[in-house]
Predicted 3D model of a 264-nucleotide RNA (Bacterial large signal recognition particle RNA) from a Chloroflexota bacterium. It is recorded under the gene name ffs. The prediction has a mean pLDDT of 76. The RNAcentral record of the sequence draws on ENA and MGnify. RNAcentral records the identical sequence in 2 taxa.
RNA sequence: CCGUGCUAGACGGGGAGCUGGCGGUUCCCUGUACCCGAAAGCCGCUGCAUGCGGGGUCGAACUCCCGUUCGAGGCCUGCGGAGCCGGCGUAGUCCUGGUCGCACGGUGUUGAGGGACACGUCCCGAGCGGCGACGCCCCGUGAACCCCGCCAGGGUGGGAACACAGCAACGGUAAGCGGAUCGCGUCGGGUGCCUCGGGGGAGCGGGUCCUGAGCCGAGUGGCCAGGGGCGCGUCCGGCGGCCGGGUCGACAACGGGUGCACGG
Numbered sequence: 001c002c003g004u005g006c007u008a009g010a011c012g013g014g015g016a017g018c019u020g021g022c023g024g025u026u027c028c029c030u031g032u033a034c035c036c037g038a039a040a041g042c043c044g045c046u047g048c049a050u051g052c053g054g055g056g057u058c059g060a061a062c063u064c065c066c067g068u069u070c071g072a073g074g075c076c077u078g079c080g081g082a083g084c085c086g087g088c089g090u091a092g093u094c095c096u097g098g099u100c101g102c103a104c105g106g107u108g109u110u111g112a113g114g115g116a117c118a119c120g121u122c123c124c125g126a127g128c129g130g131c132g133a134c135g136c137c138c139c140g141u142g143a144a145c146c147c148c149g150c151c152a153g154g155g156u157g158g159g160a161a162c163a164c165a166g167c168a169a170c171g172g173u174a175a176g177c178g179g180a181u182c183g184c185g186u187c188g189g190g191u192g193c194c195u196c197g198g199g200g201g202a203g204c205g206g207g208u209c210c211u212g213a214g215c216c217g218a219g220u221g222g223c224c225a226g227g228g229g230c231g232c233g234u235c236c237g238g239c240g241g242c243c244g245g246g247u248c249g250a251c252a253a254c255g256g257g258u259g260c261a262c263g264g
Base pairs, nucleotide, nucleotide: 001264002263003262004261005260006259009058010057011056012030013029014028015027016026020046021045022044023043024042034055035054036053037052064257065256066255067254068253069252073248074247075246076245077244078243080242083239084238085237086236087235088233089232090231092230093229094228095227096226098224100222102221103220104219105216106215107214113211114210115209116208117207119205120204121203122199123198124197125196126195127194128192129191131188132187133186134185135184136183138179139178140177141176147172148171149170155164156163157162
């Protein structure tokens, strides 16, 4: 130096979270890296370092180990900080509703406000009227026969005189159907600037009498204490592109290190 068979080792790593701590299951990053089983009110380890149980492949180097650099990404942090959200406050402005009745306004000795008296408005009953429904009355129509009158023709009885029943037509009528709404009656009401009687009396309306100076409204402005929007804020809390500090750090780059046995 070559060949064969092995061994250490490798077949992913990292951040967060969990935990006294470590590794795994979970989430995320990296990027390709054997298979099976269980694991969150968990699994396995322990005083400080490896996940656990079973199977398989590669195997001393591109692949294993160590160091340096780079740096995806995570975590912690700053009275940093434009901006945003919420809370609180508020001199300003606008809106909204309340109160007072101060100013303006209206009205009032041609009588405000108040009081008294009747009346009305309200309720009950009756009358009259109107409207409607129904009935009567009135008009029309209305029966093949089983309704009426008169019954041609025809029929029946009779020797005859004569007698009788009777369809159609014509005339009429019943129930029914239709109309008319004048008159009468019964009933009804979302009926009436109508009449009478009774009740009620708070308010309101006009009226008469007494008294004699205020009364009304809340439109505009104002006072008081609220609510809401916008604006503002040395305030408080949170988020926070961006800027900075710390920590861990995958992938990658570079440098170094690491066997055993046998045969040639």
Its Rfam family is "Bacterial large signal recognition particle RNA". Its family is annotated with SRP-dependent cotranslational protein targeting to membrane, signal sequence recognition and signal recognition particle, plasma membrane targeting in the Gene Ontology. From the family's description: The signal recognition particle (SRP) is a universally conserved ribonucleoprotein involved in the co-translational targeting of proteins to membranes.